[in-house]
RNA sequence: CUCUUAUCCAGAGAGGCAGAGGGACCGGCCCGAUGAAGCCUCGGCAGCCUGAGUAAAAACUCAAGGUGCCAAUUCCGGCAGACGCGUUUGCUUAGUGAUGAGCUUACCGCAUUCUGGAAGAUGAGAG
Repeated sequence: CUCUUAUCCAGAGAGGCAGAGGGACCGGCCCGAUGAAGCCUCGGCAGCCUGAGUAAAAACUCAAGGUGCCAAUUCCGGCAGACGCGUUUGCUUAGUGAUGAGCUUACCGCAUUCUGGAAGAUGAGAG
């Protein structure tokens, strides 16, 4: 780096050096001289692996050895579908009329929620 697979609404920050960026990408929205990235020290968390315990199993609890992580749900969205509204097409209908109501149609627009996906991150396994 590639592939397979599982998870991603939980949890957890202080100090020093440094000095302008950072939150993967794009859009948004945020964080940042009351100090960003990065590096170091110490501390912490407990999803995965691992170990211990209960147990038939599933599962749960504990530990913190291997990784990982410690602003905001992976910060939110990105693609598709469902529900809703608007618009459009056609038909029916009420009305003198303006206009209204019902059904239908579609390239479309908008908003919100839900479902799935994509992308990304991390673990485990493989190449």